[in-house]
RNA sequence: GCCCUCGUAGUUUAAUGGAUAAAACGGGAAUUUGCGGAGUUUCAGAUAGGGGUUCGAUUCCUCUCGAGGGCA
Numbered sequence: 001g002c003c004c005u006c007g008u009a010g011u012u013u014a015a016u017g018g019a020u021a022a023a024a025c026g027g028g029a030a031u032u033u034g035c036g037g038a039g040u041u042u043c044a045g046a047u048a049g050g051g052g053u054u055c056g057a058u059u060c061c062u063c064u065c066g067a068g069g070g071c072a
Stems, first nucleotide, its partner, number of pairs: 001071007010025004018055001027043005048064005
């Protein structure tokens, strides 16, 4: 330099064009307990960034950024 794959809560994964982006672990609060833990209830939390296509984009296209890999 060229090519390929990937980027979603703090972490690990879902959602492959359609209703409010789902869950597990983790975090806060309440309840419970003599205290803690466990249990139960509840709350907060994410689509790497810009542009485009579409009635509608996490998904498709493009550029940039980042991570990994292959060839030279």